[in-house]
Molecule: transfer RNA
Organism: Thamnoclonium dichotomum
RNA sequence: GACGGAAUAAUUCAGCUGGUUAGAAUAUUGGAAUCAUAAUCCAGAAGUCAUAGGUUCGAAUCCUAUUUCCGUUA
Numbered sequence: 001g002a003c004g005g006a007a008u009a010a011u012u013c014a015g016c017u018g019g020u021u022a023g024a025a026u027a028u029u030g031g032a033a034u035c036a037u038a039a040u041c042c043a044g045a046a047g048u049c050a051u052a053g054g055u056u057c058g059a060a061u062c063c064u065a066u067u068u069c070c071g072u073u074a
Stems, first nucleotide, its partner, number of pairs: 001073007010026004019057001028044005050066005
């Protein structure tokens, strides 16, 4: 340089070829329970869906460019 893949909560990941509140687990906060701690149970908070544009009535999802990371190849 060429080709392919990935980017969604603090972390690890889902999200059905576009549709009506963007979710789970872990972690964290509060509470319950316990003599106490852990485990367990309940509740909460945490998101510019990498960035910018485009298409569309409607985009995390489709298209283009850019950035970062991973792999293959010369």